Transfer RNA from a Nanobdellota archaeon, 72 nucleotides, folded computationally.
The source organism's lineage runs through Archaea, Nanobdellati and Nanobdellota.
The prediction has a mean pLDDT of 82.
It matches the Rfam family "tRNA". It is annotated as a transfer RNA.
RNA sequence: GGGCCUAUAGUAUAGUGGAUAGUACGCAGGGCUUCGGACCCUGAAACCGGGGUUCAAUUCCUCGUGGGCCUA
Repeated sequence: GGGCCUAUAGUAUAGUGGAUAGUACGCAGGGCUUCGGACCCUGAAACCGGGGUUCAAUUCCUCGUGGGCCUA
């Protein structure tokens, strides 16, 4: 240089045109406990950026950026 894959809470992931964007761990508050852990309840927190298609885009297309793999 060429080709392919990938990007969702702090972390790991599900979802793949119309949902309140879900789950686990973590975090915060409360309950329980002598205290803590475990357990129970509640809460905060996310679709990489620009453009396009569409009535509607996290999802499809495209360009860029980051990451990974193959190849020379």
About this RNA: The RNAcentral record of the sequence draws on ENA.